Annotation:
Transfer RNA from Asimina triloba, 72 nucleotides, folded computationally. Model confidence (mean pLDDT): 82 of 100. It matches the Rfam family "tRNA". Gene Ontology term of the family: triplet codon-amino acid adaptor activity. The source organism's lineage runs through Eukaryota, Tracheophyta, Euphyllophyta, Magnoliidae and Asimina.
RNA sequence: GUGGCUGUAGUUUAAUGGUAAAAAUUCUGCAUUGCAACUGCAGAGACCUGGGAUCAAAUCCCAGCAGCCACU
Numbered sequence: 001g002u003g004g005c006u007g008u009a010g011u012u013u014a015a016u017g018g019u020a021a022a023a024a025u026u027c028u029g030c031a032u033u034g035c036a037a038c039u040g041c042a043g044a045g046a047c048c049u050g051g052g053a054u055c056a057a058a059u060c061c062c063a064g065c066a067g068c069c070a071c072u
Stems, first nucleotide, its partner, number of pairs: 001071007010025004018055001026044006048064005
C1' cells in the first nucleotide's frame, strides 16, 4: 500500500429498518444476618466519529478513526 472482519453499559454478549436498546456481571441503596457471604427488591450505567438514503437507522450506503487477520 491492497483486501477482509470487528467496533453497543466498567466487562462479556444480544437486539428482522418500526417507535422506552435487552440480559449477565459490576457499582449504589434497602431488606435479610450476631457480623459477613449468599439470596431478594429497587436504582445507576452504553449504540466509535461525521455525513447520506428513508416517514422511521444500533441495523442500509459513503468517508474517517481504532483494533485484528491475510497478501505485497